Background:
c-di-GMP-I riboswitch aptamer from a Desulfocapsaceae bacterium, 74 nucleotides, folded computationally. The organism belongs to Desulfocapsaceae, within Bacteria. The sequence was found by an Rfam model in a public genome assembly. Its Rfam family is "c-di-GMP-I riboswitch aptamer". Rfam links the family to the GO term cyclic-di-GMP binding. About the family: GEMM was predicted in a large-scale screen for bacterial structured RNA regulatory elements. The prediction has a mean pLDDT of 85.

RNA sequence: UCAAGAAAAAGCUAAGCUUGCCGAAAGGUAGGUGCAGAAAGCAACGGGUCUAAUAAGAUAGCCGAGCUGCCUUG
Repeated sequence: UCAAGAAAAAGCUAAGCUUGCCGAAAGGUAGGUGCAGAAAGCAACGGGUCUAAUAAGAUAGCCGAGCUGCCUUG
């Protein structure tokens, strides 16, 4: 550097529910809990899906592509 994997070790994230706040809503955000994950890290590029005050917005833990990263084995 490339590929594969999560058995070990060190860690990480946090579905759903709940409380507060933001938002028209989908949803986001902080705390608690803990479904699950080997990129469930980043990013809205291409699809899909959701909302729709009709202006657009959301979703990356829906799929594909892109960039980056810990450990082990080859």